[in-house]
RNA sequence: CGGGAUGUAGCGCAGUUCGGUAGCGCGUUCGGUUCGGGACCGAGAGGUCGCAGGUUCAAAUCCUGUCAUCCCGA
Numbered sequence: 001c002g003g004g005a006u007g008u009a010g011c012g013c014a015g016u017u018c019g020g021u022a023g024c025g026c027g028u029u030c031g032g033u034u035c036g037g038g039a040c041c042g043a044g045a046g047g048u049c050g051c052a053g054g055u056u057c058a059a060a061u062c063c064u065g066u067c068a069u070c071c072c073g074a
Stems, first nucleotide, its partner, number of pairs: 001073007010026004020057001028044005050066005
């Protein structure tokens, strides 16, 4: 320098096929249960989807640029 993969909640991931109001597990907060803890049960908070721009009535998803990490090639 060229090509490719990944980037989504505190952590690990799904969702991209076919654009339609963002989910799961763990964790966390509150409550129940217990003498207390653990386990279990119920409820809640937490993300403008790496960043910027474009297309569209509507974008995590399509297009362009760019950043970080990893892989391959030169």
Transfer RNA from a Candidatus Cloacimonadota bacterium, 74 nucleotides, folded computationally. The coordinates come from a structure-prediction model, not an experiment, and the mean pLDDT is 82. The organism belongs to Candidatus Cloacimonadota, within Bacteria. Rfam family: tRNA. It is annotated as a transfer RNA. The same sequence occurs in records of 2 taxa. The sequence is in RNAcentral, with records from ENA and MGnify.